[in-house]
RNA sequence: GGGGCAUUAGCUCAGUUGGUAGAGCACUUGCAUGGCAUGCAAGGGGUCAACGGUUCGAAUCCGUUAUGCUCCA
Numbered sequence: 001g002g003g004g005c006a007u008u009a010g011c012u013c014a015g016u017u018g019g020u021a022g023a024g025c026a027c028u029u030g031c032a033u034g035g036c037a038u039g040c041a042a043g044g045g046g047u048c049a050a051c052g053g054u055u056c057g058a059a060u061c062c063g064u065u066a067u068g069c070u071c072c073a
Base pairs, nucleotide, nucleotide: 001072002071003070004069005068006067007066010025011024012023013022019056027043028042029041030040031039032038049065050064051063052062053061
C1' cells in the first nucleotide's frame, strides 16, 4: 500500500428480505427473610462508531472517515 471482518444499553451479544431497537448479566425500587444470599414483580438506561448519499421510510443499502482484528505484498 491492497483485500476481508467487527463497531448496537455499563458488559457479552441478537436484530430474518429496509417499516415503532431487543435478550442475558449488571443497576434501581417493591415483596418474601432477623440480616445476607436467593426468588418473584416492576422500572430506568441507546443520537445503532462518525459524516454524507439513496428512499415515503435506513441499525439494515451505497460512499468516505475513525478504531480494533486478520490476510496478502

This is a predicted structure of a 73-nucleotide RNA (transfer RNA) from an uncultured Verrucomicrobiales bacterium. Its Rfam family is "tRNA". The family's RNA type in Rfam is transfer RNA. The sequence was found in a public genome assembly. The coordinates come from a structure-prediction model, not an experiment, and the mean pLDDT is 82.